[in-house]
Molecule: c-di-GMP-I riboswitch aptamer
Organism: Sulfurimonas sp.
RNA sequence: ACAAAUAAAUGCCAAACCAUUCGUAAGAAUGGGACGGAAAGCCUACGGGUCUUAAGUUUUUUAAGACAGCCGGGUUACUUUG
Numbered sequence: 001a002c003a004a005a006u007a008a009a010u011g012c013c014a015a016a017c018c019a020u021u022c023g024u025a026a027g028a029a030u031g032g033g034a035c036g037g038a039a040a041g042c043c044u045a046c047g048g049g050u051c052u053u054a055a056g057u058u059u060u061u062u063a064a065g066a067c068a069g070c071c072g073g074g075u076u077a078c079u080u081u082g
Base pairs, nucleotide, nucleotide: 002082003081004080005079012037013036017032018031019030020029021028022027035069041075042074043073046072047071048070049067050066051065052064053063054062055061
């Protein structure tokens, strides 16, 4: 440097739910809490998918948003092994 893995070790993140706040909403932030995760770190101006809102139509279209813990992809990284 590259590849693989989570057996060991050090650790890391945090689902549902609850409280407060923001948002029309999907949902987000903080605190509690752990379902789980080998990238559950980051990127949506890489591609798809689902969801919300508004308008429109003849069953699907346009625009603006949300989800990175929906999938694929890109990128960075600890330990161990080769």